Overview:
Model confidence (mean pLDDT): 80 of 100. Predicted 3D model of a 74-nucleotide RNA (transfer RNA) from a Phycisphaerales bacterium. The source organism's lineage runs through Bacteria, Pseudomonadati, Planctomycetota, Phycisphaerae and Phycisphaerales. Rfam family: tRNA. Rfam classes the family as a transfer RNA. Rfam links the family to the GO term triplet codon-amino acid adaptor activity. The sequence was found in a public genome assembly.

RNA sequence: GGGCUUGUAGCUCAGUUGGUUAGAGCGCGUCACUGAUAAUGACGAGGUCAAUGGUUCGAAUCCAUUCAGGCCCA
Numbered sequence: 001g002g003g004c005u006u007g008u009a010g011c012u013c014a015g016u017u018g019g020u021u022a023g024a025g026c027g028c029g030u031c032a033c034u035g036a037u038a039a040u041g042a043c044g045a046g047g048u049c050a051a052u053g054g055u056u057c058g059a060a061u062c063c064a065u066u067c068a069g070g071c072c073c074a
Base pairs, nucleotide, nucleotide: 001073002072003071004070005069006068007067010026011025012024013023019057028044029043030042031041032040050066051065052064053063054062
């Protein structure tokens, strides 16, 4: 330098033909339970869907470019 691939909550990951409000487990906070902890249960907080631009009535999802990580080739 060329090709492929990944980027979504603090961590690990889902997200169906583009459709109205973005989810799970773990973790975190509060409460219940306990003599006290752990475990368990209830509730809750937490997101620029990597960035910018474009297409569309509508984009996490499609297109272009850029950024970061990984793999292959030279």